[in-house]
RNA sequence: AGGGUGAUAGUUAAGUGGUAGAAUGCUGGUUUCCGAAACCAGCGAUGUAGGUUCGAUUCCUACUCACCCUG
Numbered sequence: 001a002g003g004g005u006g007a008u009a010g011u012u013a014a015g016u017g018g019u020a021g022a023a024u025g026c027u028g029g030u031u032u033c034c035g036a037a038a039c040c041a042g043c044g045a046u047g048u049a050g051g052u053u054c055g056a057u058u059c060c061u062a063c064u065c066a067c068c069c070u071g
Stems, first nucleotide, its partner, number of pairs: 001070007010024003018054001025043006047063005
C1' cells in the first nucleotide's frame, strides 16, 4: 500500500428494511435472625459522517478503531 472480517447496554451477545431482544451487571422490593440463593420490578445500547428509502442496526459510500491475509 492492497484485500478480508468485525464495531449494538458497564460486560458478553442476537436481530438481513417496519416497536432494538436476551444473559450478566447495577438499583429497589419480597423472602431471611443477618446474609447468600431464589422471585418480582426498574435502569441502561445500534463506532463517526453522508447517501438511498415513506421508513435504515439492516442497503450503498467514506472515515476511525481492532484482528487477520498478501506484498
Description: Predicted 3D model of a 71-nucleotide RNA (transfer RNA) from a candidate division SR1 bacterium. The coordinates come from a structure-prediction model, not an experiment, and the mean pLDDT is 85. Rfam family: tRNA. Rfam classes the family as a transfer RNA.